[in-house]
This record gives sequence, C1' cells and structure tokens, in this order.
RNA sequence: GGGGCCUUAGCUCAGUUGGGAGAGCGCUUGACUGGCAGUCAAGAGGUCAUCGGUUCGAUCCCGUUAGGCUCCA
Repeated sequence: GGGGCCUUAGCUCAGUUGGGAGAGCGCUUGACUGGCAGUCAAGAGGUCAUCGGUUCGAUCCCGUUAGGCUCCA
C1' cells in the first nucleotide's frame, strides 16, 4: 500500500421481509432471612462508532471517516 471482517446497555453478545431496540452478567429497589449469601419480583441504564446518501420509514441497504482484528505484499 491492497483485500476481507468487526464496532448495538457498564461487560460479553443476539438482532432476516427495512417499521417493537433486546438477552445473560453486573447495578438499584423491594420481599423472604437474626445478618450475610442466595432466591424471587420490579426497575434504571442506548447518539445501534462517525458523517453523509437511498427510502414514507434505516441497527439493518450504499458510501466516507475513525478505531480494532486478519490475509496478501
């Protein structure tokens, strides 16, 4: 320098007709317990990396930029 892939909650990750943003763990509150742990219930938590495009509508399609992984040289 060229090719491919990845970026979604604090962490690890799902997300296939393009229209609901989710799971586990963690966190908060409550109940059970003498207390801790644990279990159960409820809840908070999101610029879907960035900018732009397509579309009635974009996490999803196209392109740019940034960061990361990888292959070739």